Predicted 3D model of RNase P RNA and transfer RNA as a complex of 495 nucleotides. It holds a member of the Rfam family "Bacterial RNase P class A". The literature on the family includes a 1999 paper in Nucleic Acids Res by Brown, "The Ribonuclease P Database".
[in-house]
RNA sequence: CCAGGGGGCCGGGCAGCCGCGCCUUUCGCUCAAUCGAAAGUCGAGGAAAGUCCGGGCUCCACGAAACGAGGGUGGCGGGUAACGCCCGCCCGGCGAGGUUCCUCGGAACCGAAGCCGAGGGAAAGUGCCACAGAGAGUAUACCGCCGAUGGCCCUGCAUCAGGGUACAGGCAUGGGUGAAAGGGUGCGGCAAGAGCGCACCGGGGCCUUGGUAACAAGGUCCGCAUGGCAAACCCCACCCGGAGCAAGACCGCGUAGGGGUCUCGGGCCAGCAAUGGCAGGAGUGUUUCGCUCCGAGAGACCCGGGUUGGUUGCUGGAGCGGCCGGGCAACCGGUCGCCAAGAUGAAUGGCUGCCCCCGCGUGGCCGGUCCGAAAGGAUACCGCGCGCGGGACAGAACCCGGCUUACAGGCCCCCUGGCAUU
RNA sequence: GGGCCUGUAGCUCAGCGGUUAGAGCUGGCCGCUCAUAACGGCUAGGUCGCGGGUUCGAAUCCUGCCGGGCCCA
Numbered sequence: 001c002c003a004g005g006g007g008g009c010c011g012g013g014c015a016g017c018c019g020c021g022c023c024u025u026u027c028g029c030u031c032a033a034u035c036g037a038a039a040g041u042c043g044a045g046g047a048a049a050g051u052c053c054g055g056g057c058u059c060c061a062c063g064a065a066a067c068g069a070g071g072g073u074g075g076c077g078g079g080u081a082a083c084g085c086c087c088g089c090c091c092g093g094c095g096a097g098g099u100u101c102c103u104c105g106g107a108a109c110c111g112a113a114g115c116c117g118a119g120g121g122a123a124a125g126u127g128c129c130a131c132a133g134a135g136a137g138u139a140u141a142c143c144g145c146c147g148a149u150g151g152c153c154c155u156g157c158a159u160c161a162g163g164g165u166a167c168a169g170g171c172a173u174g175g176g177u178g179a180a181a182g183g184g185u186g187c188g189g190c191a192a193g194a195g196c197g198c199a200c201c202g203g204g205g206c207c208u209u210g211g212u213a214a215c216a217a218g219g220u221c222c223g224c225a226u227g228g229c230a231a232a233c234c235c236c237a238c239c240c241g242g243a244g245c246a247a248g249a250c251c252g253c254g255u256a257g258g259g260g261u262c263u264c265g266g267g268c269c270a271g272c273a274a275u276g277g278c279a280g281g282a283g284u285g286u287u288u289c290g291c292u293c294c295g296a297g298a299g300a301c302c303c304g305g306g307u308u309g310g311u312u313g314c315u316g317g318a319g320c321g322g323c324c325g326g327g328c329a330a331c332c333g334g335u336c337g338c339c340a341a342g343a344u345g346a347a348u349g350g351c352u353g354c355c356c357c358c359g360c361g362u363g364g365c366c367g368g369u370c371c372g373a374a375a376g377g378a379u380a381c382c383g384c385g386c387g388c389g390g391g392a393c394a395g396a397a398c399c400c401g402g403c404u405u406a407c408a409g410g411c412c413c414c415c416u417g418g419c420a421u422u
Numbered sequence: 423g424g425g426c427c428u429g430u431a432g433c434u435c436a437g438c439g440g441u442u443a444g445a446g447c448u449g450g451c452c453g454c455u456c457a458u459a460a461c462g463g464c465u466a467g468g469u470c471g472c473g474g475g476u477u478c479g480a481a482u483c484c485u486g487c488c489g490g491g492c493c494c495a
Base pairs, nucleotide, nucleotide: 001418002417003416004415005414006413007412008411009410010409012355013354014353015352016351017350018349020043021042023040024039025038026037027036028035045393049404050403052402053401054400055399056398057244058243059242060241070240071239072238073237074236075089076088077087078086079085090119091117092116093115094114097110098109099108100107101106120235121234125233126232127229128228129227142175143174144171145170146169149168150167151165152164153163154162155161156160183201184200185199186198187197188196202224203222204221205220206219207218208217209216210215248312249311250310251309258303259302260301261300262299263298264297267278268277269276270275280294281293282292283291284290285289319338320337321336322335323334324333325332326331356391357390358389359388360387361386362385363384366383367382368381369378370377371376423494424493425492426491427490428489429488432447433446434445435444440478449465450464451463452462453461471487472486473485474484475483
C1' cells in the first nucleotide's frame, strides 16, 4: 500500500439575548397555605423506542414442603440480585487461501483473522416422510447382470466335453426415482456380485491418559441391522404464585339508592334446617273464632351507578467518576471524590454571531497547477475567499440489569493474509 | 403509562406441514328480455402484512419488525 475482519467512543462546540419547568432563598404580605415578582442551582438518550426477557418495589392469595397442571430454558465452566444476558472454552458449519489427484474440468483433504449455531435425548414410546419411484422404514426388485448348480435342446461313440436357452433360480454392483435408497474409495474375489476378504478413511463398544467439565488423544475389539424430523407429541434435567405506580396509601368532591353471594340475628319453644306450635300488632266481618298481612336488620365482598380534583409513592441508587489490587475475560474488592430532570396534557426551546462537517453556486485583479520563449491565457483538479442550503434517529413519565430495532456524520484502536522496501 | 387480541382476493370468511391456496358476495363478458332485475354460462382478481430461521417442503411451526383494534384509575 492492497484485501478481509473485529472492537470502542462521540453524536455539534463557545458567547449574547428572549422564553419554559422543578427546587431553594428573599420580597409583595402577616403565622401558614395560595398567588405574583426577583436572584441562584439543575434540566432527556444511546437508544428515553419496542415492551421481548430478568429483578427491585407495592398490593392480593396462600401453614411449610412435596406432587400435579400450565409455561419457559437446554453443549461445558464461570460472572451476576437475577436472566433467554455477558465472558472463556468445547463441538459443528462458513471462511481468504493452500496441498494432492486428475479425464483439465472437477474431486478430496487442510484451513488465518474472524463470523454463525433454539447446540440435551431419534438405541423409551407414539406419529409424519406428499409427488415421483420396484422399494420410504422389521427395506425393495422396474430396467439390468449372471445362470456356477439343477432342468430342457443341439453336436460328438460316450455317464464325459463343448455350445445354446433363460425354466427353476442367484445378485444388490450399474441405470432410473427422490430431499433422503441400510457407510465411502480402491484392490482382490466371484457364474455374476456383495464388508464376502483386505488397505485407508468414516462409525460404534470398551479401556487408558489429559482436562473441574463439555471433550480430545492413544490403544483394542466389532465388518458395521437399528435414516431424517423433537421451532411434531413426548422423555430427561433445571426454573417459575398472580397482578402491575392507571400498583398501593391519604384527603376532597359527588350521589340514590339498587342487584348478588356469604356470615350473624330473629318475641318465646322444638328442630341442623325447611318448618311447626304458642304469643303480639294491623285489616276484615257483631263477638268466640276464622282469613289475610306485618315485625329487624347489621357486617364483609363483588357487580352496576356517581365522582374524575389534590397530596403521596418520586427519585441517594444492584448509583456515577478517578486511582490501586485480583482475574485470560465477563466481573469482583478496597479507597477517594461527587449528587447530576422529576414534569402530570405533561418543561428541557427559539433567535443572532463565530467555529466544525457535507453539498451546490461563484470569484482568474487569491495560491498552486496547466499552456506559452515571453507578453498573456485556461480553471478540469487540489486548496482559499464569498454566498445559499443542510446537519440524523428520536424525546424521560416508578426505578434498575440486558436484548432487539432505528440512526446524518465523525474520531480512535486492534487482528489476519499478500506485495514492496529497510 | 401498562395489559391483551388480530392481519388470507375489492368485502366477509374457510384452509390437520404436502400437488397450481379455496368458498360466497362484488367486478367483466355472453345468453334470456321490448328493457332492467332475477336466473344460466364463462372468466378475471393473491408479495397469505414484511424480513429471517427450522424442515426435503411453511399461509400453517419459531422469531424480529410493521399496521389495525380492545381494556384499565